[in-house]
Context: one part of a larger RNA
Molecule: large-subunit ribosomal RNA, domain II
Organism: Microcoleus sp. PCC 8701
C1' cells in the first nucleotide's frame, strides 16, 4: 500500500412540539377481585396522587375580573379547549455521536544507569627534571655566602595501561538507539576503579549544564481519580423525491465560540392582504452647477494703514514704478461652502396580479466569504490590497464562448432521441460554418505590449496667403551713390558696442541677413529684372501607421499561416449550448373528476439545512396445512425479466442443512476514508 473483518446520535429520567388512538373531565401505581394446574395475555374495582376546569396582585386579598390609582380616567395581565397511552422529533441531566491531549491530584516502585557521600579493598610500564635537608671543601672573628657531592620534593615534565573526548573521516533502514578509524587531553592526583551501603519526585544529587535520578526529566516511573476536560482537528456507513440558506446587524474576558434578530424548511391560520409594472401625490440637498454666505484664490482700478524718502522741525506738509486693509471689475476652488439643483432611490394613495404576502408553533443551518460593475473612505486616484454602500456571478451552477482559466460574456442541466432554430462567440487549415458582397483605411506582420516626447509616413476636413498682369523652386544679371553716417575706439569702413536710421539715382538695393578681416578687402542675403511655365506656401482639427520599446534555455497572435485570413462602416447567409422548439416518457404541485383514474396547467441545478416516501440486514410473534437430501443457507458465473434507485427474482455450477414471502414488532441495522483497529498478502 491493497484486500477482508470490526468501527461512531445510544439508553434512562424530565419537559416542549407534532402524529395516531381512547375518553369528555382524563388518567389512575400499589393493592384487591374474577378466570386459570402453572405461566402469559386480557378483564373488573378504585382511595390517594397528577393534569385540566380562573385569574390578577409582592402580599393581605378580591374574583370574570384584578393590579397600579383619589378615580367609575387610562394602562398591564386575564376572561377554559382538555387528558391518557404509544410513536417520531427537539431540549435538559447524565461520558451522551466516535477517537485524540498536554496537564492536575492520590497511593506506591526505583540510586544494578547516573550524581554526591560513607565504609573497605585495589591499580598507575618506563623514562626525565633534581626543591628542602645533609656531607665534604672553600670562606668568615663567628655567621652569612660559594662550589662539589648526597638527597629525592612536585595538583612537575615525556609517555603505555587506565580515565577522558578537542578535530576530521566513515557510519546515518549503522556492526552500534552515540560506535569505528586516524590524530588528541590527563596519566602520584581535586587521580582511576571493585565491592558493600546512604540520599526519592516539588524530592534527591549537582566544581551549576536545568545537568543527572534505569535509552524517560523545567519536575521519574507504575496504578488509580478517568470515558478528566478539549469553544480545537479528524471521522461519522443504503436509495429516491420536494423546498433550499448564510458568511449580515447587535451584545459578549467577544473576535475561527456563543445569545437574540435577519435569511431556510415544515405545519396551520388570515384579510382581495402583499409585490413587479403603470397612474397620481410627496419630502429631500446628492451629481451637476454656482460664488449669494463660510473659507481659499490670480490679475487690474481706487487705495485705509504701513515702508522708503524730501521740506520743516514742537506740531505738520509733500513725493513714491514698495507692501497692502476695504471696495469695484474680470477669472477660479471646496467632504465638513450653497443663491440653485436633477436622474435614481424612498414614502403615501389608486390600479393590478403565478403557490406572492403577513402572523403563529416546531426544526434548523449561517454569523471566515470571493471576484466583477458602479459610488465613496484608507493607500500612492498602488496591490489578486483594505473598508463600506448597491447590483451581479461563484459560493451551492453543470452547458457554450474567452487557447488553457470558481467570481468575465451567453445561458440556469427531470430523462431519452444519429430531429430543428438560435445566444455569446465565430465562419482559410487545425475546427462546425461565406477564401461572402459593397465602400474606405493600413505596409507597420501594425494587427498580435505602455507613456512623455520626436518626425516633409499617409488618408480626410477647415481656414488663410501668393499666382498666366507669371507665383514657388532652380538658373542668368543687378544688389549702387552721399558714406569709412555720428559717437566710441589703437582700429570700428553695413556686420565689437552706443545713438540715429536720412537723402539721391533708380527696375531694385537695409546707414544692412549671415560668413569673413587687425581694420579694409572678399563671399552672401533682403530687394529687383530676365529665363521657364502652373500651381505653390502656412496654420488648425482628425483617421490609420513610425520611433521611443532592454532579462535572463528558444518561441506568450493558441498554432499553421495571413497583405487580409488586419482595421472602420454597411449588408446578406451559415455554424454554434444541457437555451428554445419537436417526438416519447417520468416526478411534484394545483385545478377539474366519484376514483393514483384521467385531463389540463405550471414545475423538477443545488452545499449547509428542513420535509416526504422507500430498499436492505439480524432477531421475535403470527399467517401461508410455505419451501428443503428429488438438495436449504452461503459462494461463483450469467446479452434473460421487472423497478427511477436502494435493490428483487430466474438459471447453471458448487455446497451439504437449514430457510423464504407476507402482516406486525424489536434493533449491537447498511463502511471508503478517522496518521482508525485486528488479520492476511
Nucleotide at each position: 500500500g491493497c484486500c477482508g473483518g470490526c468501527g461512531a446520535g445510544u439508553u434512562a429520567c424530565a419537559a416542549g412540539g407534532c402524529g395516531u388512538g381512547g375518553c369528555a373531565g382524563g388518567u389512575g401505581a400499589a393493592a384487591g377481585c374474577a378466570c386459570a394446574a402453572a405461566g402469559u395475555a386480557a378483564g373488573c374495582u378504585u382511595c390517594a396522587g397528577c393534569c385540566a376546569a380562573a385569574g390578577c396582585g409582592a402580599a393581605a386579598g378580591c374574583g370574570a375580573g384584578u393590579c397600579c390609582u383619589a378615580a367609575u380616567a387610562g394602562g398591564g395581565c386575564g376572561a377554559u379547549c382538555g387528558u391518557c397511552a404509544c410513536g417520531c422529533u427537539u431540549u435538559g441531566u447524565a461520558g451522551a455521536c466516535c477517537c485524540g491531549a498536554a496537564c492536575c491530584c492520590g497511593g506506591g516502585u526505583g540510586a544494578u544507569c547516573u550524581a554526591a557521600c560513607c565504609a573497605u579493598g585495589u591499580c598507575c610500564a618506563g623514562g626525565a627534571u633534581g626543591a628542602a635537608g645533609c656531607u665534604u671543601g672553600g670562606g668568615u672573628a663567628a655567621a652569612a655566602c660559594c662550589a662539589a657531592g648526597u638527597g629525592g620534593a612536585g595538583g612537575u615534565c615525556c609517555g603505555a595501561a587506565c580515565c577522558g573526548a578537542c578535530c576530521g573521516a566513515u557510519g546515518u533502514u549503522g556492526a552500534a538507539a552515540a560506535a569505528u578509524c586516524g590524530g588528541c587531553g590527563g596519566a602520584u592526583g581535586a587521580g582511576g576503579u571493585g565491592u558493600g551501603g546512604u540520599u526519592a519526585g516539588g524530592g534527591g544529587u549537582g566544581a551549576a549544564a536545568u545537568g543527572c535520578c534505569a535509552a524517560u526529566c523545567g519536575a521519574a516511573c507504575c496504578c488509580g481519580g478517568a470515558g478528566c476536560u478539549a469553544g480545537c482537528u479528524g471521522g461519522u456507513u443504503c436509495u429516491c423525491c420536494c423546498c433550499g440558506a448564510a458568511a449580515u446587524g447587535u451584545g459578549u474576558u467577544g473576535a475561527g465560540g456563543c445569545g437574540c434578530a435577519g435569511c431556510g424548511g415544515u405545519u396551520g391560520u388570515g384579510a382581495c392582504u402583499a409585490u413587479a409594472g403603470c397612474c397620481g401625490g410627496g419630502g429631500g440637498g446628492u451629481a451637476a452647477a454656482g460664488c449669494a454666505c463660510u473659507g481659499u484664490u490670480u490679475c487690474g482700478g481706487u487705495g485705509c494703514g504701513g515702508g522708503c524718502u524730501g521740506c520743516c522741525u514742537c506740531a505738520g506738509c509733500g513725493g513714491u514704478a514698495c507692501c497692502a486693509a476695504a471696495u469695484c471689475g474680470a477669472g477660479a476652488c471646496a467632504a465638513a461652502c450653497u443663491c440653485u439643483g436633477a436622474a435614481u432611490a424612498c414614502c403615501c394613495g389608486g390600479u393590478g396580479u403565478a403557490c406572492a404576502c403577513a402572523c403563529a408553533g416546531c426544526c434548523a443551518g449561517u454569523g471566515a466569504g470571493a471576484c466583477g460593475g458602479u459610488g465613496g473612505g484608507g493607500g500612492a486616484u498602488a496591490a489578486g490590497c483594505u473598508u463600506c454602500a448597491u447590483c451581479g456571478u461563484c459560493a451551492a451552477g453543470a452547458g457554450g464562448g474567452a487557447a488553457a482559466c470558481a467570481g468575465c460574456c451567453c445561458a440556469g442541466a427531470c430523462c431519452a432521441c444519429c430531429a430543428g432554430c438560435u445566444a455569446a462567440g465565430g465562419u482559410c487549415c487545425c475546427c462546425a460554418a461565406a477564401u461572402g458582397g459593397u465602400c474606405g483605411c493600413u505596409c507597420a506582420g501594425u494587427g498580435a505590449u505602455u507613456a512623455a516626447g520626436g518626425a516633409g509616413g499617409u488618408g480626410g476636413g477647415a481656414g488663410u496667403g501668393c499666382a498666366c498682369a507669371g507665383a514657388c523652386a532652380a538658373c542668368c544679371a543687378g544688389g549702387a551713390g552721399g558714406u569709412u553716417u555720428g559717437c566710441c575706439u589703437a582700429g570700428a569702413a553695413g556686420c565689437a558696442g552706443c545713438a540715429a536710421u536720412c537723402c539721391u539715382u533708380g527696375a531694385a538695393a537695409g546707414a544692412g541677413u549671415g560668413c569673413g578681416u587687425a581694420a579694409u578687402a572678399g563671399c552672401u542675403c533682403a530687394c529687383u529684372g530676365g529665363u521657364c511655365a502652373a500651381g505653390c506656401g502656412c496654420u488648425c482639427c482628425u483617421g490609420c501607421g513610425c520611433c521611443g520599446a532592454a532579462a535572463a534555455u528558444g518561441a506568450a497572435c493558441g498554432g499553421g499561416g495571413c497583405u487580409a485570413a488586419g482595421c472602420g462602416a454597411c449588408c446578406u447567409g451559415c455554424c454554434g449550448a444541457a437555451g428554445c422548439u419537436g417526438u416519447g416518457g417520468a416526478u411534484u404541485u394545483a385545478g377539474c373528476u366519484a376514483a393514483u383514474u384521467g385531463c389540463u396547467a405550471a414545475c423538477u441545478g443545488g452545499u449547509a439545512g428542513g420535509g416526504g416516501a422507500g430498499c436492505g440486514u439480524u432477531c421475535u410473534a403470527g399467517u401461508u396445512c410455505g419451501g428443503a437430501u428429488u438438495g436449504a443457507a452461503g459462494c461463483a458465473c450469467u446479452a434473460g425479466c421487472g423497478g427511477c434507485a436502494a435493490g428483487c427474482a430466474g438459471g447453471u455450477g458448487u455446497g451439504g442443512a437449514c430457510u423464504a414471502a407476507c402482516u406486525a414488532g424489536a434493533a449491537g441495522u447498511g463502511a471508503g476514508a478517522a496518521u482508525g483497529u485486528c488479520g492476511g498478502c